[in-house]
This is a predicted complex of two RNAs, RNase P RNA and transfer RNA, with 458 nucleotides together. Model confidence (mean pLDDT): 76 of 100.
RNA sequence: UCGGAUGAUCGGACGGUCGCGACGGCAUUUAAUGUCAUCGAGGAAAGUCCGGGCUCCAAAGGGCAAACCGCCAGGUAACACCUGGGCGCCGUGCAUCCACUCGUGGAUGCACGGCGACGGACAGUGCCACAGAAAACAAACCGCCGGCAUUGAAUCGCCGGUAAGGGUGAAAAGGUGAGGUAAGAGCUCACCGCACAAUCAGCAAUGAUUGUGGCAGGGUAAACCCCGGCCGGAGCAAGGCCAAAUAGGCGGCGAGGGAUGGCCCAUCCCGCUCAAGACGCCGCGGGUAGGCUGCUAGAGUGUGCGAGUGAUCGUAUACCGAGAGAAAUGACCGUCCGACUGGGAAACCAAUCGACAAAACCCGGCUUAUAGAUCAUCCAACUCA
RNA sequence: GCGCCCAUAGCUCAAUUGGCAGAGCAAAUGACUCUUAAUCAUUAGGUUGUAGGUUCGAUUCCUACUGGGCGCA
Numbered sequence: 001u002c003g004g005a006u007g008a009u010c011g012g013a014c015g016g017u018c019g020c021g022a023c024g025g026c027a028u029u030u031a032a033u034g035u036c037a038u039c040g041a042g043g044a045a046a047g048u049c050c051g052g053g054c055u056c057c058a059a060a061g062g063g064c065a066a067a068c069c070g071c072c073a074g075g076u077a078a079c080a081c082c083u084g085g086g087c088g089c090c091g092u093g094c095a096u097c098c099a100c101u102c103g104u105g106g107a108u109g110c111a112c113g114g115c116g117a118c119g120g121a122c123a124g125u126g127c128c129a130c131a132g133a134a135a136a137c138a139a140a141c142c143g144c145c146g147g148c149a150u151u152g153a154a155u156c157g158c159c160g161g162u163a164a165g166g167g168u169g170a171a172a173a174g175g176u177g178a179g180g181u182a183a184g185a186g187c188u189c190a191c192c193g194c195a196c197a198a199u200c201a202g203c204a205a206u207g208a209u210u211g212u213g214g215c216a217g218g219g220u221a222a223a224c225c226c227c228g229g230c231c232g233g234a235g236c237a238a239g240g241c242c243a244a245a246u247a248g249g250c251g252g253c254g255a256g257g258g259a260u261g262g263c264c265c266a267u268c269c270c271g272c273u274c275a276a277g278a279c280g281c282c283g284c285g286g287g288u289a290g291g292c293u294g295c296u297a298g299a300g301u302g303u304g305c306g307a308g309u310g311a312u313c314g315u316a317u318a319c320c321g322a323g324a325g326a327a328a329u330g331a332c333c334g335u336c337c338g339a340c341u342g343g344g345a346a347a348c349c350a351a352u353c354g355a356c357a358a359a360a361c362c363c364g365g366c367u368u369a370u371a372g373a374u375c376a377u378c379c380a381a382c383u384c385a
Numbered sequence: 386g387c388g389c390c391c392a393u394a395g396c397u398c399a400a401u402u403g404g405c406a407g408a409g410c411a412a413a414u415g416a417c418u419c420u421u422a423a424u425c426a427u428u429a430g431g432u433u434g435u436a437g438g439u440u441c442g443a444u445u446c447c448u449a450c451u452g453g454g455c456g457c458a
Stems, first nucleotide, its partner, number of pairs: 001381001003379008012336007020040003024036004042356001046367002049365005054235004061265004068229003071085005086118001087116013119226002124224002126220003141166002143162006174192006193215001194213008239293004249284006256270004300319008337354003341350003386457007395410004404441001412428005434450005
């Protein structure tokens, strides 16, 4: 200097003219109208994927199922979110050791970066095609060794032993090296790994050390499942108030129905075939769908100080930054800012462009879209010193 | 606002018990026929909506996004 990765901030600014909405003041004649000042769409307002606030359901009873979450410790109102740590995997670089075709491969350790939907496979049940001898109470195709038989000597054949080598495969009775053996095998030993125990460090996940034991015959739970945790339901079109209108309509079925998703238990309410007739379902027919509210001062924002690795918390002080109701927040002009193209030595000039996109009860997150500008950390390449 | 379902060849649909993606119609070619239609035979046509993940392996399982449909209110 160019490129990439991760994280964060901004994402147009100022002035004028006209036109809109809200609260407030003033004038006017009650309404209406006019005028003045202030404010007026985002980082995602989007998706509706999570968690809540809030509202209603007769005391929102108890339990099961369902749904969701899953390493540890913190943060938070809470969460499938955020922060830190642990473990595992991947990539790059360095160091040591081994093999060896001297250029590669393998093992271990350290550093940096990235990712993880991270409980349990010894509670049980499934699945692992094809290939392969064999895919889990799982193995002998080739091969190796010994014996018998045959032969001039061998092969083929039979019996026994074997799982180190080769083959198949994503995966095949822990790995590397040495010894030992008829040939082999943890058969023995060293190191690593595994299981158990103790000690130390840590709140913990976990790690380290020591000792004992030849000890471990797979994977898959984004398969069913088991374990632990959490959990009443419905949602602002939730609800509340006012006004108006109609036919508190007619017919049929049922003896049960209801208490805001399903099932069971408990308790309560209404009804139970003469009539009226709760509730539910089915069919026919009529009226209304209007106004106000909920609706914006909050788990709020900024700054300073303090605690903390951090998320965040505490404290002091200042500020109040849309509340529409078919849905306002716009149009034009000028200057500036940024990008790109052309001219120019430069200053500068001209033209074009400035993304994704629009509040609707509110808040904390996640995910997705995004022209461009800036900052920080890391990686790789090239150049220079 | 809430609850569910779907996307496969040009078209209509299978495969969804994870193991090489099929059928019919349409299309092209050939045969038959005086010619056409019908009929017969052959052939071609697929990033399974898009991207990522789990697994040895994904149309199928999971996540996100895009598009379409049904029901309640």
Record summary
Rfam match: Bacterial RNase P class A. From the family's description: Ribonuclease P (RNase P) is a ubiquitous endoribonuclease, found in archaea, bacteria and eukarya as well as chloroplasts and mitochondria. Rfam classes the family as a ribozyme.